Record summary:
This is a predicted structure of a 72-nucleotide RNA (transfer RNA) from Smittium simulii. The source organism's lineage runs through Eukaryota, Fungi, Harpellomycetes, Harpellales and Smittium. Rfam family: tRNA. Rfam links the family to the GO term triplet codon-amino acid adaptor activity. From the family's description: Transfer RNA (tRNA) molecules are approximately 80 nucleotides in length. The coordinates come from a structure-prediction model, not an experiment, and the mean pLDDT is 81.
RNA sequence: GGAAUCGUAACUUAACGGUUAAAGUAUUUGUUUGAUAAGCAAAAAAUAUUGGUUCAAUUCCAUUCGAUUCUA
Numbered sequence: 001g002g003a004a005u006c007g008u009a010a011c012u013u014a015a016c017g018g019u020u021a022a023a024g025u026a027u028u029u030g031u032u033u034g035a036u037a038a039g040c041a042a043a044a045a046a047u048a049u050u051g052g053u054u055c056a057a058u059u060c061c062a063u064u065c066g067a068u069u070c071u072a
Base pairs, nucleotide, nucleotide: 001071002070003069004068005067006066007065010025011024012023013022018055027043028042029041030040031039048064050062051061052060
């Protein structure tokens, strides 16, 4: 240089092209306790970027960026 696969919350995973993108762990707040932990209730937090197709895109197509692998 060429090719393939992948990119969703802090982490690990979901989501037939169609509900307000869903959970677990973690974080924060409240409650409970003599105190801590555990439990219970709640909150915040995500579709790598830019375009295209479509009534509608996390999903399909292309570009760029990043990671991994193969190859000269």